[in-house]
RNA sequence: UCACGAUACCGGCAAACCCCGGAGUGAUCCGGGGGCGCAAAGCGACAGGGCCACACAGCGUGGCCGGCUGCACUGCCGAA
Numbered sequence: 001u002c003a004c005g006a007u008a009c010c011g012g013c014a015a016a017c018c019c020c021g022g023a024g025u026g027a028u029c030c031g032g033g034g035g036c037g038c039a040a041a042g043c044g045a046c047a048g049g050g051c052c053a054c055a056c057a058g059c060g061u062g063g064c065c066g067g068c069u070g071c072a073c074u075g076c077c078g079a080a
Base pairs, nucleotide, nucleotide: 004078005077012038013037017033019032020031021030022029023028036067042073044071046070047069048068049065050064051063052062053061054060
């Protein structure tokens, strides 16, 4: 350096659920509680996938989800 990933270290993220407040027609999102899990659960809507709204005879248009999969880029630690 590359690969790899431990009941290790220092830290990090935060599912379901609950309650409250807020944004949106909606999918869903933001703040607080919570912690199932995560070595990329960092990041980019590029490919696939799921979902919502609108429109349509049909073809669509605009959104949401990165904790569904792949890929690109970046990155902490160091046992075997």

A computed fold for an 80-nucleotide RNA from Candidatus Segetimicrobium genomatis, annotated as c-di-GMP-I riboswitch aptamer. Rfam family: c-di-GMP-I riboswitch aptamer. Its family is annotated with cyclic-di-GMP binding in the Gene Ontology. Rfam's curators write: GEMM was predicted in a large-scale screen for bacterial structured RNA regulatory elements.